[in-house]
RNA sequence: GGUCGGUUAGCUCAGUUGGUAGAGCGCCGCAUUCACAUUGCGGAAGUCAGAGGUUCAAAUCCUCUACCGACCACCA
Numbered sequence: 001g002g003u004c005g006g007u008u009a010g011c012u013c014a015g016u017u018g019g020u021a022g023a024g025c026g027c028c029g030c031a032u033u034c035a036c037a038u039u040g041c042g043g044a045a046g047u048c049a050g051a052g053g054u055u056c057a058a059a060u061c062c063u064c065u066a067c068c069g070a071c072c073a074c075c076a
Stems, first nucleotide, its partner, number of pairs: 001072007010025004019056001027043005049065005
């Protein structure tokens, strides 16, 4: 330098055909307990990496940029 993949909640990851952003763990509250744990119920938490474009409508399609990873190539 080239090709491909990835970037979504604090963490690990889903998200189908473009049409309300989700799960598990974690966190907070309540119940249960002498207390803790467990269990049950409820809740908070997202610029969907950034910018632009297409569209009535974009996490999703297109372009560019950034970062991470794999492979290939180059380099004295």
A computed fold for a 76-nucleotide RNA from a Patescibacteria group bacterium, annotated as transfer RNA. The coordinates come from a structure-prediction model, not an experiment, and the mean pLDDT is 82. NCBI's taxonomy places the organism under Bacteria, Bacteria candidate phyla. Rfam family: tRNA. The family's RNA type in Rfam is transfer RNA.